[in-house]
Small-subunit ribosomal RNA, central domain from an uncultured rumen bacterium, 347 nucleotides, folded computationally.

Context: one part of a larger RNA
């Protein structure tokens, strides 16, 4: 590089948006760059290439020939491609409509632990395997009234929904995003993917400023043991929450990049439509989510209309373990670190 692959061997970027590109429906006309075909002209040289030649081969060698290509012209028009002109299926807009823990913001609510005040009450509580540190005669645990303050929202809850992925779950109220059914009035390929780029992106960290009830890295003390810098026990601070600004990573996982089609079936369920009917059941049809299963498919496991099956367009990515996701440069960041990313040597 030519090929072969990316669920589980190495290998799909965490997700989208989108710029350059690359790839694009349906009919007609035109053009002739691509494509075909013919034709001759020449083509600087060398040099490259195919074929024959010459130094015994060969590397070499030529003003040794031939071709081929290359250029010019002339046809052709079936695909690409340009140029005009037209269409609706593909993409969008309108209209009707019903579901969703989608996103921001502000209020409200109850249940629970802790605290703190007061009543009651009296010797223990607590904790484990089994102890002890701890808490309590300065009245605790238990219980009951009242307060305060944070942080999560039980049941509903469901292989239930919605989100582009992170993720989103008490109950109102404003702002707002998107899909999905029905309709078929408009636009008349506007699309598809997308290398730089942008922009969201759990937890845990960071940075200023709040907050602090539970829980809890470090930390401390019992305990356990040969030892326990831990499992287990009693405290307990950073966190965990809020605002605002960083980080930019995860087993970011369906370990499965997006779009389009196309290829028995069965059966749950979620949101729409339609036939039917008194109401159902049921048929039946668009859209998501599951299990089960034929053909194919795979090393096998399995996938199996949500494909890992058949195709076809775009990107991304791998190329033996190990050194090593290290160094070293570069950008990024307060920092921690993150992006990019080798080589020597050695199996």
């Nucleotide at each position: 590089u030519u090929g072969g692959g990316c669920g589980u061997a190495a290998a799909g970027a965490g997700u989208a948006c989108g710029u350059a590109g690359g790839c694009g429906g349906u009919u007609c006309g035109u053009u002739a760059a691509g494509c075909g075909g013919a034709g001759g002209g020449u083509g600087a040289a060398a040099g490259g290439c195919a074929u024959a030649g010459g130094c015994u081969c060969a590397a070499c060698c030529a003003a040794u020939g031939u071709g081929a290509g290359c250029c010019c012209u002339c046809c052709g028009a079936a695909c690409u491609g340009a140029c005009a002109a037209a269409c609706u299926u593909g993409a969008g807009u309108g209209c009707g409509g019903g579901a969703g823990a989608g996103g921001a913001a502000a209020g409200c609510g109850g249940a629970a632990u802790u605290c703190c005040u007061g009543g009651u009450g009296u010797a223990g509580c607590g904790g484990u395997g089994a102890a002890a540190u701890g808490c309590g005669u300065a009245g605790a645990u238990a219980u009951c009234a009242g307060g305060a303050g944070g942080a999560a929202u039980a049941c509903c809850g469901g292989u239930g929904g919605c989100g582009a992925a992170g993720g989103c779950g008490g109950c109102u109220u404003u702002c707002u995003g998107g899909a999905c059914c029905g309709u078929a009035a408009c636009u008349g390929a506007c699309g598809c993917u997308g290398a730089g780029g942008u922009a969201c992106g759990a937890a845990a960290g960071c940075g200023u400023g709040g907050g602090g009830a539970g829980c809890a890295a470090a930390c401390a003390g019992g305990a356990u043991u040969a030892g326990a810098u831990a499992c287990c026990c009693u405290g307990g601070u950073a966190g965990u929450c809020c605002a605002c600004g960083c980080c930019g990573u995860a087993a970011a996982c369906g370990a499965u990049g997006a779009g389009c089609a196309c290829u028995a079936g069965g059966u749950g369920u979620c949101g729409g439509g339609g036939c039917g009917a008194u109401a159902g059941a049921g048929c039946u049809u668009c859209g998501g989510u599951g299990c089960c299963g034929c053909a194919g498919u795979u090393a096998a496991c399995g996938c199996a209309a949500u494909a890992a099956g058949u195709g076809c367009u775009c990107c991304g990515c791998c190329u033996g373990g190990g050194g090593a996701g290290u160094a070293c440069g570069c950008a990024c960041g307060c920092a921690a670190g993150u992006g990019u990313g080798a080589a020597a040597c050695u199996c």